Molecule: transfer RNA
Organism: Bacteroidia bacterium
Order: sequence, then structure tokens, then C1' cells
RNA sequence: UGAGGUGUAACUCAAUGGCAGAGUAACGUGUUCCUAACACGUAAGUUCUGGGUUCGAAUCCCGGUACCUCAG
Repeated sequence: UGAGGUGUAACUCAAUGGCAGAGUAACGUGUUCCUAACACGUAAGUUCUGGGUUCGAAUCCCGGUACCUCAG
């Protein structure tokens, strides 16, 4: 310098253009003499950023940006 990929909850990851979800973690309650484990529940999101398309965008298109891989 060129090509490709990835960016969504604290972490790891889903979501065929139509209600943004799960597991783990956190917090609360139950259980227990206490803790752990277990059960139930609660909270946690500007879907990297700026635009465009569309009745409707995490999803499609364009620019930017961070990281990863490959080539030179």
C1' cells in the first nucleotide's frame, strides 16, 4: 500500500428487512447455622461512527474508524 473479515449488555455470542435475545457475570429473594452449589426473579443496549435506501435497518448501500487475517 492492496484485499478480505469482525465491531450488538460487564464478558462470550445469537438475531432470514418487521417486539433487540441467550449463556456467564452482577444484584435481590428462597434454601442453608454460614458460605458454596441449586431454584426463582431483577437490572443492565445511542447494535463502533456519519450519511443513504425503505412504510420499516443490528441486517441492504456509501464514507469514516478500531482490531484481526492474507498479499506485497